This is a predicted structure of a 321-nucleotide RNA (Bacterial RNase P class A) from a Bacteroidales bacterium. The prediction has a mean pLDDT of 77. The organism belongs to Bacteroidales, within Bacteria. Of the family's consensus pairs, 87% are formed in the model. RNAcentral holds the sequence, with entries from ENA. It is recorded under the gene name rnpB.
């Protein structure tokens, strides 16, 4: 210098100058007027995951469902972080991504090829009688083919036996590490792969601020009290008296409880109420201020979106000295 990875910061500041919400002061009977002070995010998003607080609803305890499930720290607690351990996959490599309790046990699925995909015999090799048998080395198929490789060994073969390797699993082995595990030793073992239930371990009651308290019209109205009323209360016909009709309830207080509406739940200086936080101009950092976005009960996380620029630290390559 390129080009790679992998962490962090920041995502506007000043200045005029027109509005906006909130509030605090002045002045006003008020309405308003002036003035001062404050008003978005790194994610305010998705509303995934834990918690506050709220309300149901619960002696006690089990089943059932539902999540979680290597190790250590931190943390309230997380599908949460940091740092690590083992297996796979990617990459020259910095790095990345993926998976994790489960010895034995049950069931399931392993397209197409292929003879077989877990009780495997197409072809090939051996017995032998063209029947029938043994035979997983050899072929060939497929993402996977029954541990590899050598010797033995055998009708031919075959972990059938051994010697080394691999993998797994044990040992109250050693030696290292807080652990996960690592590396040595020693004995065992031969049915793959994935996924699921059983099983082990820890955890979870449901509904959410439109949750929830308070206060509280108007119209009806539960109740309670009074007064009238078939000797006719009240109603219809009607603007009002008569008159005709219907016929048992009307009036007056008092009064819970829902409703509209309020206050609160609600932020020690954003705040809520369909909801304010903004527009032009100009300077400025190398530049033309964008990109993705607008609080809505808080708070801690995760995830997803994001142009731009600026920092640390690693790889790789390629040149100078």
């Nucleotide at each position: 210098a390129a080009g790679g990875u992998g962490g962090g910061a920041c995502g506007a500041u000043c200045u005029g100058u027109c509005g906006c919400g909130c509030u605090c002061c002045g002045u006003u009977c008020a309405a308003g007027c002036g003035g001062g002070g404050u008003g978005a995010g790194g994610a305010a998003a998705g509303u995934c995951c834990g918690g506050g607080c709220a309300g149901g609803g619960c002696a006690g305890g089990g089943c059932a469902c539902c999540c979680g499930g290597c190790u250590g720290u931190g943390g309230a607690a997380a599908g949460c972080a940091c740092a690590g351990u083992g297996g796979g996959g990617a990459g020259u490599a910095a790095u990345c991504u993926u998976c994790a309790g489960g010895a034995g046990g049950c069931c399931g699925u392993a397209a197409c090829a292929g003879a077989a995909a877990a009780c495997a015999a197409c072809c090939g090799c051996c017995c032998g009688a063209u029947a029938g048998g043994g035979u997983a080395a050899g072929g060939g198929u497929g993402a996977a083919a029954a541990c590899g490789c050598g010797a033995g060994g055998c009708a031919a073969g075959a972990g059938c036996u051994c010697a080394c390797g691999a993998c797994g699993c044990c040992g109250c082995g050693g030696c290292g590490g807080c652990g996960a595990c690592g590396c040595c030793c020693g004995a065992c073992g031969g049915g793959u792969a994935c996924g699921g239930c059983a099983c082990c371990c820890g955890g979870g009651c449901c509904u959410g601020c439109a949750a929830g308290a308070c206060c509280a019209a108007a119209u009806a109205u539960a109740c309670u009290g009074g007064c009238a009323g078939a000797u006719g209360a009240g109603g219809g016909c009607u603007g009002c008296c008569c008159g005709c009709c219907c016929g048992a309830u009307g009036c007056c207080a008092g009064g819970g409880g829902g409703u509209a509406g309020g206050u609160u739940g609600c932020g020690c200086c954003a705040g809520a109420u369909a909801a304010a936080u903004g527009g032009c101009a100009g300077a400025u950092u190398c530049a033309a201020a964008a990109a993705c976005a607008g609080a809505a009960c808080c708070c801690g996380g995760c995830u997803u979106a994001c142009g731009g620029c600026c920092c640390c630290g690693c790889c790789u390559u390629u040149a100078a000295c």